[in-house]
């Protein structure tokens, strides 16, 4: 100095819920919280899946098809951190 999983040390993120705000809705987002997480850190025009369906089409009874909207804490991709083995 690479590389590997698993473990500490020091830090870091923040499920679900709760209150604003935004949005048609999925959801983001600000305090709180803390359930997990060695990448739970970026990426959505790398790729693959999942979500909603305002608008727009069909239908004609409150559906049906759609993403230009979203989720990476769904799989992936790309970087990257450790004592000690």
């Nucleotide at each position: 100095a690479c590389a590997g999983a698993a473990u500490a040390u020091u830090a870091g993120c923040a499920u679900a819920c709760u209150u604003g705000u935004c949005g048609a809705a999925a959801g983001a987002u600000a305090a709180g919280g803390g359930c997990g997480c060695a990448a739970a850190a970026c990426u959505a025009c790398a790729g693959g899946g999942u979500c909603u369906a305002a608008a727009u089409a069909c239908a004609g009874c409150g559906g049906u098809a759609c993403a230009u909207g979203a989720c990476u804490g769904c799989c992936a991709g790309u970087u990257g951190c450790a004592a000690a083995c």

The prediction has a mean pLDDT of 77. Predicted 3D model of an 85-nucleotide RNA (c-di-GMP-I riboswitch aptamer) from Acetobacterium sp. Rfam family: c-di-GMP-I riboswitch aptamer. Rfam links the family to the GO term cyclic-di-GMP binding. The organism belongs to Acetobacterium, within Bacteria. The model forms 95% of the base pairs in the Rfam consensus. The sequence was found by an Rfam model in a public genome assembly.